[in-house]
This is a predicted structure of a 98-nucleotide RNA (TPP riboswitch aptamer (THI element)) from an uncultured Gaiellaceae bacterium. Its Rfam family is "TPP riboswitch aptamer (THI element)". From the family's description: Vitamin B(1) in its active form thiamin pyrophosphate (TPP) is an essential coenzyme that is synthesised by coupling of pyrimidine and thiazole moieties in bacteria. The coordinates come from a structure-prediction model, not an experiment, and the mean pLDDT is 76. The sequence was found by an Rfam model in a public genome assembly.
RNA sequence: CUAGCGACGCCGGGGUGCGCUGCGACGGCGGCGCUGAGAUCACACCCGUGGAACCUGAUCUGGUUAGCACCAGCGAAGGGAGCGAUCGCAUGCAGGAC
Numbered sequence: 001c002u003a004g005c006g007a008c009g010c011c012g013g014g015g016u017g018c019g020c021u022g023c024g025a026c027g028g029c030g031g032c033g034c035u036g037a038g039a040u041c042a043c044a045c046c047c048g049u050g051g052a053a054c055c056u057g058a059u060c061u062g063g064u065u066a067g068c069a070c071c072a073g074c075g076a077a078g079g080g081a082g083c084g085a086u087c088g089c090a091u092g093c094a095g096g097a098c
Base pairs, nucleotide, nucleotide: 001095002094004089005088006087007086008084009083010082011048012047013046014045016042017034018033019032020031021030022029023028054079055078056077060073061072062071063070
């Protein structure tokens, strides 16, 4: 400075890599390890405009690693999915700037 916030219900958006290895002619089916909320699409996890969940840029740049969006930049960039007649809290919870 702004003006709600959370829950709940329903609805919707998104990602699922990297390394080693077993079986196998192939297709395919597993095991172990790394990071992470999530890495075998899990009735899971995260996110829904106060939007870095996620996508484009990107076969990007620097670092690191066994390797990898593993870390940082890119990023004050461009996109990106919400309603409620319910309940609770609160006039500042929450968010932003200095």